[in-house]
Context: one part of a larger RNA
RNA sequence: GGGUAGUUAAGGAACUCGGCAAGUUGACCCCGUAACUUAGGGAUAAGGGGUGCUCUCGAAAGAGAGCCGCAGAGAAUAGGCCCAGGCGACUGUUUAGCAAAAACACAGCUCUAUGCUAAAUCGAAAGAUGAUGUAUAUGGGGUGACACCUGCCCGGUGCCGGAAGGUUAGGAGGAGGAGUGAGAGCUCUGAAUUGAAGCCCCGGUAAACGGCGGCCGUAACGAUAACGGUCCUAAGGUAGCGAAAUUCCUUGUCAGGUAAGUUCUGACCCGCACGAAUGGUGUAACGAUCUGGGCACUGUCUCAACUACCCGCCCG
Repeated sequence: GGGUAGUUAAGGAACUCGGCAAGUUGACCCCGUAACUUAGGGAUAAGGGGUGCUCUCGAAAGAGAGCCGCAGAGAAUAGGCCCAGGCGACUGUUUAGCAAAAACACAGCUCUAUGCUAAAUCGAAAGAUGAUGUAUAUGGGGUGACACCUGCCCGGUGCCGGAAGGUUAGGAGGAGGAGUGAGAGCUCUGAAUUGAAGCCCCGGUAAACGGCGGCCGUAACGAUAACGGUCCUAAGGUAGCGAAAUUCCUUGUCAGGUAAGUUCUGACCCGCACGAAUGGUGUAACGAUCUGGGCACUGUCUCAACUACCCGCCCG
């Protein structure tokens, strides 16, 4: 000097990115228990009180009287709590060896394929899985409990449908032409015509991939623009939410909390660049989740000290 364990006056988060770490709480009995809620929960909510021994009574539970200690769950094992918000409904799963999460999964919802020798998958095949199942089934895609909902666009891309038409390969066809031969012939070439899927074309389809405007003017202070004009588009973002896990400018502005708040909460809306199953907005319960605040508590700190053991150093 370090490690591990422990104690500490006064203060009590002033530490720090952040209460990280440590501490507080802890068992059982009694009282008591809010918002909210899917009425189950929340809840051990929170917050209080008690706990030993002896004698008497009593079936016991217990009641009464008394006694001791600083301390009676006498040691050990044994929740800290509350408020608000984000995300994900939940229990689960995951990067064996830096990530446990808001990621994955999930029940539910939805689209789509599939009528059975099913679709799909493995396999040159036989065959097998699907399934000894049969559309309340099976495969695939998306979303992700629940509640309220899920707007507009089919122009592009995809998918589905379409006995017409256009284009069109091999094939069929064979007018005509060429070479050669004495000729019959042989060889080569070859127009029209016919002709599948596909593409073109015509429709449908967005819980398919996706997309969801600009400029100018206008109200009797000013400001703003319900209103009008114009250009473009397939259609111009509806409900809801909004400086947000999304906001650049930005520490936006106002309010709350603090003596003081780039974080936090509630609003506003000027959304650089939210937005409806690439789901939107809420939401009780849940979470070794993330963010902000508070109570309690403490060597985290003011500010360090001491104790025990061990290591470091020296001798053998």
Predicted 3D model of a 316-nucleotide part of an RNA (large-subunit ribosomal RNA, domain IV) from a metagenome. The coordinates come from a structure-prediction model, not an experiment, and the mean pLDDT is 89.